[in-house]
RNA sequence: GGGCUCCUAGCUCAGCGGUUAGAGCGGUUGGCUCAUAACCAAUUGGUCGGGGGUUCAAAUCCCUCGGAGCCCA
Repeated sequence: GGGCUCCUAGCUCAGCGGUUAGAGCGGUUGGCUCAUAACCAAUUGGUCGGGGGUUCAAAUCCCUCGGAGCCCA
């Protein structure tokens, strides 16, 4: 320099252009226990990497910028 993949909750990841963006783990509170862990219940969570465009409608499609990884040279 060229090509490809990815960026969504504190972490690991789901998520057909159509609501209300979800799961597990985690955090907090309570229950249980002599106590801790485990377990049970409730609760807490997001400008979907930034900007722009297409569309009645975008996490999802397009462009651009930034970041991470892999391959080729």

This is a predicted structure of a 73-nucleotide RNA (transfer RNA) from Elusimicrobia bacterium RIFOXYB2_FULL_48_7. It was read from a public genome assembly. It matches the Rfam family "tRNA". Rfam classes the family as a transfer RNA. The organism belongs to Elusimicrobiota, within Bacteria.